[in-house]
RNA sequence: GCACUUGUAGCUCAGCGGAUAGAGCGUUCGGCUCCGGACCGAAAGGUCUCAGGUUCGAUUCCUGUCAAGUGCA
Numbered sequence: 001g002c003a004c005u006u007g008u009a010g011c012u013c014a015g016c017g018g019a020u021a022g023a024g025c026g027u028u029c030g031g032c033u034c035c036g037g038a039c040c041g042a043a044a045g046g047u048c049u050c051a052g053g054u055u056c057g058a059u060u061c062c063u064g065u066c067a068a069g070u071g072c073a
Base pairs, nucleotide, nucleotide: 001072002071003070004069005068006067007066010025011024012023013022018056027043028042029041030040031039050064051063052062053061
């Protein structure tokens, strides 16, 4: 340099164009306990990389951009 893949919560990841964008772990609070762990209940936490386009409607499709990864040279 070329091709392809990926980018969503603190981490690991789901998410057939239409629901208030979700799960596990983690964090916080409460319950339980002599205390803690485990367990139970609840809560907080999101510029869906960024900018455009298509569409009544985009995390999802298209183009570009940036970043990471793989292959080739």
Transfer RNA from a Clostridia bacterium, 73 nucleotides, folded computationally. It matches the Rfam family "tRNA". By type it is a transfer RNA. Rfam links the family to the GO term triplet codon-amino acid adaptor activity. The sequence was found in a public genome assembly. Its mean pLDDT, the model's own confidence on a scale to 100, is 81.